Source information:
A computed fold for a 94-nucleotide RNA from a Candidatus Atribacteria bacterium, annotated as c-di-GMP-I riboswitch aptamer. Its mean pLDDT, the model's own confidence on a scale to 100, is 82.
């Protein structure tokens, strides 16, 4: 110095929930709060999962191939605290 394993101390992050802001929603930002986390740092590249505004199809409705409404499909929206990949990295010990 590298790989792997492990951990004392110091320090770090922050689930649920509450308030507030953004968003159609999923979800996200901020404040409080700690269930947990050794990459729970960063990255939507692969898989999964969530949502469906817009779009498409259908139902219903109608004078009408209008619209409200309902159902289905759909990510270009999300999730890194679902998993994998990529990338960066603190302290001590074996």
């Nucleotide at each position: 110095g590298a790989a792997u394993c492990u951990u004392a101390a110091g320090g770090g992050c922050a689930a649920a929930c509450u308030c507030u802001c953004c968003g159609a929603a999923a979800g996200g930002g901020g404040a409080g709060g700690a269930c947990g986390c050794a990459a729970a740092g960063c990255u939507a590249c692969g898989a999964g999962c969530c949502u469906a505004a817009a779009g498409c199809g259908g139902a219903a409705g109608c004078u009408g191939u209008c619209a409200a409404u309902c159902c289905g499909c759909u990510a270009a929206g999300g999730u890194a605290g679902u998993c994998g990949g990529g990338u960066u990295g603190c302290c001590g010990g074996a």
It was read from a public genome assembly, where an Rfam model found it.